[in-house]
RNA sequence: ACUUGAUCGGGAGAGAGCAGUUUGAAUUUAGUCGGUUUUUGUUGAAAAACCACUUAAAAGUAAAACUGCCGCCGAAGGGGCUAAUACCCAAAAACUCUCAGGCAAAAGGACCGAUCAACGGGG
Repeated sequence: ACUUGAUCGGGAGAGAGCAGUUUGAAUUUAGUCGGUUUUUGUUGAAAAACCACUUAAAAGUAAAACUGCCGCCGAAGGGGCUAAUACCCAAAAACUCUCAGGCAAAAGGACCGAUCAACGGGG
């Protein structure tokens, strides 16, 4: 060098599909002999801001999970073929199949780059 691992960066494709069941926000309104801070003040207290709780609307909505149905994708994984290899056996893939996985974002992602580490041929 090759190989393996770790970290960082890049990294495509395809319905935010339909139905059922379950779960289920955001924000706004009205309050509290609740809490904290600030101001005023007269030993009552009032006002403002924030937090907590309740109520009404938004809303059983957005969204999520599971199940079923239709359509699609290929670059986790997995299966298959055959090429090169004189022949037989064997036999790769980004080819092919879509079991699995995936189809807004996020996550994942073959592969590529950089750094580090292990193994370690050759020079």